[in-house]
Context: one part of a larger RNA
RNA sequence: CUCUCGUUAAGGAACUCGGCAAAAUGGCCCCGUAACUUCGGGAGAAGGGGCGCUCUGGUAGGGUGUUCUUUACGAAUGCCUGAGAGAGCCGCAGUGAAAAGGCCCAAGCGACUGUUUAGCAAAAACACAGGUCUCUGCUAAGCCGAAAGGCGAUGUAUAGGGGCUGACGCCUGCCCGGUGCUGGAAGGUUAAGAGGAGGGGUUAUCCCUUGCGGGAGAAGCUCUGAAUUGAAGCCCCAGUAAACGGCGGCCGUAACUAUAACGGUCCUAAGGUAGCGAAAUUCCUUGUCAGGUAAGUUCUGACCCGCACGAAUGGCGUAACGACUUGGGCGCUGUCUCAACGAGAGACCCG
Numbered sequence: 001c002u003c004u005c006g007u008u009a010a011g012g013a014a015c016u017c018g019g020c021a022a023a024a025u026g027g028c029c030c031c032g033u034a035a036c037u038u039c040g041g042g043a044g045a046a047g048g049g050g051c052g053c054u055c056u057g058g059u060a061g062g063g064u065g066u067u068c069u070u071u072a073c074g075a076a077u078g079c080c081u082g083a084g085a086g087a088g089c090c091g092c093a094g095u096g097a098a099a100a101g102g103c104c105c106a107a108g109c110g111a112c113u114g115u116u117u118a119g120c121a122a123a124a125a126c127a128c129a130g131g132u133c134u135c136u137g138c139u140a141a142g143c144c145g146a147a148a149g150g151c152g153a154u155g156u157a158u159a160g161g162g163g164c165u166g167a168c169g170c171c172u173g174c175c176c177g178g179u180g181c182u183g184g185a186a187g188g189u190u191a192a193g194a195g196g197a198g199g200g201g202u203u204a205u206c207c208c209u210u211g212c213g214g215g216a217g218a219a220g221c222u223c224u225g226a227a228u229u230g231a232a233g234c235c236c237c238a239g240u241a242a243a244c245g246g247c248g249g250c251c252g253u254a255a256c257u258a259u260a261a262c263g264g265u266c267c268u269a270a271g272g273u274a275g276c277g278a279a280a281u282u283c284c285u286u287g288u289c290a291g292g293u294a295a296g297u298u299c300u301g302a303c304c305c306g307c308a309c310g311a312a313u314g315g316c317g318u319a320a321c322g323a324c325u326u327g328g329g330c331g332c333u334g335u336c337u338c339a340a341c342g343a344g345a346g347a348c349c350c351g
Stems, first nucleotide, its partner, number of pairs: 001346008010337002014335001019332001027051005036041001038167001052089005061081008069072001090094001102330007109322002114126002130165007142151003168317004173247003178244002180240005187235003193229002198224005205216004248266005275309001276306001287303005
């Protein structure tokens, strides 16, 4: 010097990103206990008091047997248990050791118990009961499997699959133009197939020619092929947002000023409703005001100028819950001012 422990004057978070770590609290009995609340809770809230031993005394009382009698407010006699209160005794100290909650206030997120990154993350992430949309009529939909077959399910729409949301309370506004889905079938477009007008190849034969060669050309075979016909789909017409998604700009205006209930205009499918708001969202920003501190980029309450909240990618609240996150307070302490001493184990030397 390192590790693991113990103690510490005065102060008591001044430490630090942060009370991290440590200290403190701690059991049983009694008293007492707030806001809020889903009336269950919160609650061991908080905050107080008592606790050993001796005697009264194994007493009062409680429980449970046996016996007796005049059978009832009985008597006798066993066993188990056993105070309160009073009087006294000792120590610094009586849950004398060990074991054995720290508490409170405010806010955020998630309702809750649960689940998770085996080996840096336990959470505000996942799940959840509940809500809603959608598919599925049973040989169900969906899924596994070339198939057989199986799961779904020995279930049957109060069932099963999928998506989103996530207890509960109050609610969930406007837009169907785009994309998706559902429905429609008049018209347009549209494949193979059907169809076969027409055209080409071949040539039995014929014609021209002195010849080489040239021309015409039936049937058959063969190649090609127009019109016409031809479904879904797409175009088209509707519906649908707890489907994917979206939810404006400029200018002017009131008898101080400022502001604009009001007006004009352009654009859009429609221009953000309720609620919330410098927020887990606010760039400017340590916004401004208020509170708390001697002093507060954090925190709380407001304001609204929302760079860029907003309603099941849910909005706003909410008792209870949380090894969650943030701010404050009480208690407590070697976290610190500022370090000291002690114990054990290492480190170092010899073997």

This is a predicted structure of a 351-nucleotide part of an RNA (large-subunit ribosomal RNA, domain IV) from Fodinisporobacter ferrooxydans. The full RNA is in RNAcentral, with records from ENA. The source organism's lineage runs through Bacteria, Bacillota, Caryophanales, Alicyclobacillaceae and Fodinisporobacter.